[in-house]
The part of an RNA shown here (small-subunit ribosomal RNA, 5' domain) has 507 nucleotides and comes from a metagenome. Its mean pLDDT, the model's own confidence on a scale to 100, is 82.
Context: one part of a larger RNA
This record gives sequence, C1' cells and structure tokens, in this order.
RNA sequence: GGACGAACGCUGGCGGCGUGCUUAACACAUGCAAGUCAAGGGGGCCCGCAAGGGUAACCGGCGAACGGGUGCGUAACACGUGAGCAACCUGCCUAGGUGUGGGGGAUAGCCGGCCCAACGGCCGGGUAAUACCGCAUACGAUCACUAGUCGGCAUCGACAUGUGAUGAAACUUUCGAGGCGCUUAGAGGGGCUCGCGGCCUAUCAGCUUGUUGGUGGGGUAAUGGCCUACCAAGGCUACGACGGGUAGCUGGUCUGAGAGGAUGGCCAGCCACAUUGGGACUGAGAUACGGCCCAGACUCCUACGGGAGGCAGCAGUGGGGAAUAUUGCGCAAUGGGCGAAAGCCUGACGCAGCGACGCCGCGUGGGGGAUGAAGCAUUUCGGUGUGUAAACCCCUGUUGCUCGGGACGAACAACUGGAUUCAUCCAGUCUGACGGUACCGGGUGAGGAAGCACCGGCUAACUCCGUGCCAGCAGCCGCGGUAAUACGGAGGGUGCGAGCGUUGUCC
Repeated sequence: GGACGAACGCUGGCGGCGUGCUUAACACAUGCAAGUCAAGGGGGCCCGCAAGGGUAACCGGCGAACGGGUGCGUAACACGUGAGCAACCUGCCUAGGUGUGGGGGAUAGCCGGCCCAACGGCCGGGUAAUACCGCAUACGAUCACUAGUCGGCAUCGACAUGUGAUGAAACUUUCGAGGCGCUUAGAGGGGCUCGCGGCCUAUCAGCUUGUUGGUGGGGUAAUGGCCUACCAAGGCUACGACGGGUAGCUGGUCUGAGAGGAUGGCCAGCCACAUUGGGACUGAGAUACGGCCCAGACUCCUACGGGAGGCAGCAGUGGGGAAUAUUGCGCAAUGGGCGAAAGCCUGACGCAGCGACGCCGCGUGGGGGAUGAAGCAUUUCGGUGUGUAAACCCCUGUUGCUCGGGACGAACAACUGGAUUCAUCCAGUCUGACGGUACCGGGUGAGGAAGCACCGGCUAACUCCGUGCCAGCAGCCGCGGUAAUACGGAGGGUGCGAGCGUUGUCC
C1' cells in the first nucleotide's frame, strides 16, 4: 500500500447492486417449510326428483432419497484430475419391438360391541380395487446343457444353433385420451477400482493377526478379507509406516511484476452430518433432517398405569459473544412434486423490511460580490489572518416535498376461432407479489442535507494560551522538569469526505 462476512469511536442526505451468527453442531415457545391424484376402489356426509355435483377419512398410485441447512466428523480414493469396469444398478424420460387371456382368497373404510386420562387399542360381521396370490401364453429375457465363428486383456467377450426349466400384465374414461407388462437401445443419474496431486510433527521409529496372500463357501447390483472355515507367513516403513495435532475438498478469492504466500464467507461442483450412539425396514434409489425401532442425555403431559418431542429448513426466542436482520408479501415469474387437465402444494424461489457492512453513483448549490464589514485569533499596535468567505444581487432545480400520468418483467397453460403435412402453427380472451414502485411530466423553494483524523521527524500541514518530568502523548525515534510547532484548549492549516479514524487478520 492492498484486502475483509469485520468490530469499536465520532459523524451521517439519497439511490442501485451485493452482503449479514466467523462465537454455543448450545437449548428452543409459536406459526409455516411435502404433498398430490376422485379419469384406480368401495363407502360416509351434504345439495338435487333424477342425471349429476361437492367434501375428503380410508385402501391404492406417484412423490417425500429432490429442493433447503450446517461443516461436527473426516488426512480418507473424502476431494481434484486422468483412466478403467471382460465386475455393476438405474423409477420417471426418449426411440424400436411385442403383449394386455382367464381365475381366486382376503383386508381397511363401514356396521355392532368393548377397553382407555391421553396416545391409542381389541373382538365379531361384512365389502372393493390399477392392493394381494396362483394359472395360461411369451420372445432375441434369466439359468443349465450342447455345439460353431470371430475377437481379446488372465478370469474371458461378441454373434449365431438346438434342448429343457423359470418368469408377465390393469385397467379407467367425459370416447378425445390416459395407463399397465415383457424386451432392446439411448440419455441422464449412481456404484466400484486405479495412476498422480494437495497440512504440521521424528521431543511419534518401528507398525500389523482378518493382519498379507491362497483355496472352498457365503453375501452384494457388482469386484474384493466384505464375511466365514482351512492353509501358507506374509504385508507396510527414513521416498517417513505407525502414532499425535490440525482441517471438509475443489472451481475460486486476496496479495504479488512474477515465482510464491495466505485463504476456502457469498455463488457453483463433490463429500459428510441431522439431539448422542446403534440398527434395519420400505423402495429404482436411503442405511432416510421435518420416516420407523432400541439405548443415553434433556424437555413436556399424566388420572402415576403410561405417553409425546427433536429449527445444522424460514422467521423468531433465550444463551454465548466485540458482533451479524422481519415471528413480512406472493406463487405473478423461474424451477420442483402430483394430476389427462383445471388446478393444488412449494419459507425453493421472486420480492419487500432492517444494518454506511461493502462496492459504485449523486447531492449538500452556481455566477457575481472589497469599504477586504462584524466577530474571532494574532500583533513589532502600523497591521495581518479567517476571506469572495459572509451579507447583498442574479440564477438553476439534481435530490427532497407535493400533484398528475404510469410501466417492462406476460410467455404460457386453458378456452374460442382459423390453418394444417395431425401434430403443430396463427389470432383473440385471461393472469403481477413487487407496486401506483421504477420511470415521465407540472409546481414549490437555496430552501431539508458535513463530518472525521491529523499538523516534531518519518509525513502534507504553525501560531497563541494553559500546564510545569505534573496532567498527559506515543506506530518507531521519542516529547513534558516555566516561552512545549510533540500534553490540553483556541485560531489557522493539511488530508480524506457520507464518511473518517482505531483495533484485529492475511499478502
């Protein structure tokens, strides 16, 4: 000098864009943050003469594994980068092929009865499905055997032959459509393996028994000591094993001419975690923040028998701290979930609020004005400085205030009409939280808007008074003991300016 998620002191007019618990991964009152589908099913209630419509508890489907938060743990294939899988999985989506035949038994809801403080639970009866279970059929699917061609990277891979075994499905409809099963390929997503790379410590020198390898078996989507039985005795290490400390990693960010050093807040990618520890279930996908079970700590309710809970989601509260915001508006846009659609949900997101926390921009007026007014300061008492500064005259109208107009962001979807190569295109109608905001125009009136630090040298800027090694200053050198440009005040000056200084940290 630069930088900052900063804090503190004094001061403070406006706007735009960003940004805001770095500490206690401390504890949390309250509200909201994940639902949706009636075009899968039967029933209940309400309206209706009926047709039909509404509501949404239950069964069922999809979603809830995304999105959002945090950085505890982790020195590790966690991350980055480059490869590999002849060792793998993949719901929804896209493209191709093909099928959708025929049966069965239950169970919620419901009805009746009972227990219970609550959470909730039990018994009996009876009912449906795109819920559940057999059967048929099925290919190039899976498995076993057979046998051939080509190829490779050791286990082998690709393609084609035959035989046997196994494995499917679901229908709804407003008749427009929407679904379901099998299979092939793709896209996107994930799993696993390896090379290389990136902290400190030797006042850590030896570490290891599932340890290192093999065989058989198990397990997994899949390789593998991943697990197990047996066998062998191996494996790592001064190119730093093992131990200890610290730490999420990266794209990046700051600094620097660069090399390098430091750092990883916001945004983006990956990882890990969800009160602490453990466990599995469901599922295409979790070992699951707002799912389940167990144990611990804590909090709450209780009729004392037993129950309920998890803000490191958005707000908000207490606490800690030098320190960090609203219990706001809206789904209008973008995106996500469900749905045929209308639409519903969405504290993601879009906006608004608060904070000079940062960056950028604007303003606090412009021109004229000397008898150089008054005041203040100083003085060698003549004067000098403040100083064109003010007053005064003439203007302007940024901003503020006020009045009027007033957006872009809106494209869709849907409906209506038209065109058409039949799946799209065109036109119209409809939809805005922000917001009567931005912006534009009229009026008003210099009116409402300047401070902070410093002035001994480094370092731009000097005098007077007070004090008298006192009170005090100080980044370093050092000032102060009676004329202090260094302390305190004043006048003047210098620097920066809605900021200016101080402190902290990094280069």

RNAcentral holds the full RNA, with entries from SILVA.